This is a predicted structure of a 113-nucleotide RNA (SAM riboswitch aptamer (S box leader)) from Terrihalobacillus insolitus.
It matches the Rfam family "SAM riboswitch aptamer (S box leader)". Rfam links the family to the GO term regulation of gene expression.
The coordinates come from a structure-prediction model, not an experiment, and the mean pLDDT is 87.
RNA sequence: UUCUUAUCAAGAUAGGCGGAGGGACUGGCCCAUUGAAACCGAGCAACAGACUUUUUCAAAAAAGUACUGUGCUAAUUCCUGUGAGCAUUAUAAAAAUGCUCAAGAGAUAAGAG
Numbered sequence: 001u002u003c004u005u006a007u008c009a010a011g012a013u014a015g016g017c018g019g020a021g022g023g024a025c026u027g028g029c030c031c032a033u034u035g036a037a038a039c040c041g042a043g044c045a046a047c048a049g050a051c052u053u054u055u056u057c058a059a060a061a062a063a064g065u066a067c068u069g070u071g072c073u074a075a076u077u078c079c080u081g082u083g084a085g086c087a088u089u090a091u092a093a094a095a096a097u098g099c100u101c102a103a104g105a106g107a108u109a110a111g112a113g
Base pairs, nucleotide, nucleotide: 001113002112003111004110005109006108007107008106013041015040016039021031022030023029025081027079028078042073043072044071047069048068049067050065051064052063053062054061077105082102083101084100085099086098087097088096089095
């Protein structure tokens, strides 16, 4: 970096340091000197490995631990971006608003190239 599969409505800093940005992108709307990002501590979770227990001939499965590898710690992936459907306003249609489903894009993990 590409592909595949799974998950994304839960959870988590009144700390240190640092000084201007950040929420992927679009359009919105937000957060931020009552201090942004990064980095360090702390925490959350349980994707993979490891370990424990149950079941089992074994494999496999289930439950747990949180040791390791990541990851994550404002707002549903903050909303939205494509298609289909339903409802309301209007009522010939169109348009507007809301909701549902699927996809696309994105994030994370594991495997493969």